[in-house]
């Protein structure tokens, strides 16, 4: 430099023909249980890399950037 892939709660993953409140596990917080802790049960908060575009509607499609990974030179 070229080609391909990826970026979503604190962490790791999902969504999939573009459509109802973005879901799950661990972690965090509150409560219940327990003499205490742990386990277990209930609840709560927390995220779509950034700009622009298409569309009634974008995490998803298009484009331009940024970061990371792989391959080629």
């Nucleotide at each position: 430099u070229g080609a391909g892939g990826a970026g979503u709660c604190g962490a790791c993953u999902a969504a999939c023909a573009g459509g109802c409140u973005a879901a799950g596990u661990c972690g965090g917080c509150g409560g219940g249980u327990u003499u205490u802790g742990g386990u277990c049960c209930c609840g709560c908060a927390a995220a779509c890399c950034g700009g622009g575009g298409u569309u009634c509607g974008a995490g998803u499609c298009c484009u331009c950037g940024c970061u990371c990974c792989u391959c080629a030179g």
Molecule: transfer RNA
Organism: Patulibacter medicamentivorans